Background:
c-di-GMP-I riboswitch aptamer from Sulfurovum sp., 77 nucleotides, folded computationally. Model confidence (mean pLDDT): 82 of 100. Rfam family: c-di-GMP-I riboswitch aptamer. A reference for the family is Weinberg et al. (2007), "Identification of 22 candidate structured RNAs in bacteria using the CMfinder comparative genomics pipeline", Nucleic Acids Res. Its family is annotated with cyclic-di-GMP binding in the Gene Ontology. Taxonomically the source falls in Sulfurovum (Bacteria, Epsilonproteobacteria, Campylobacterales, Sulfurovaceae).
Formats: sequence, structure tokens, C1' cells
RNA sequence: CUUUUGAAAUGCCAAACUUGUCGUGAGACAGGGACGGAAAGCUACGGGUCUUCAAGUAAGAUAGCCGGGUUGCACCA
Repeated sequence: CUUUUGAAAUGCCAAACUUGUCGUGAGACAGGGACGGAAAGCUACGGGUCUUCAAGUAAGAUAGCCGGGUUGCACCA
């Protein structure tokens, strides 16, 4: 340095639910809250699922659905 590994250790994120706001909607943002997570950081590139229109090689959502790309912490092993 790279790979593997991960709750050994400092930490980090935050499901469901709920309050407010935005959106036609899927859903998103902020607060509370923790089911869980070694990337539950980012990315819509591929697939899946969902929404809108009512029809098309369409627009959008989902990264905590799967995979890919990319960046990061520890050094117990």
C1' cells in the first nucleotide's frame, strides 16, 4: 500500500411509527425515535419494484431491493 475481516475500539448512519412542510403520486426534507447496518457514504449505469399520464423506445421515484462504479474508518485477526 492492497485485499480480506469488522461490532475488538473511537465513532458513524438510522427502519417502522410519529409531527411539520413540499409533491397529482410513488416519495422527499427537517424534528422525535431505533429495526437494523462494515460502507444503511455517494452514484439512476444494468436489472427489479412502484407512481403519473393513458400509450411509449415516455417522464419520475426507490441506493435500507440486487448488481456495477467510486470514496472512506479501525488494525483485534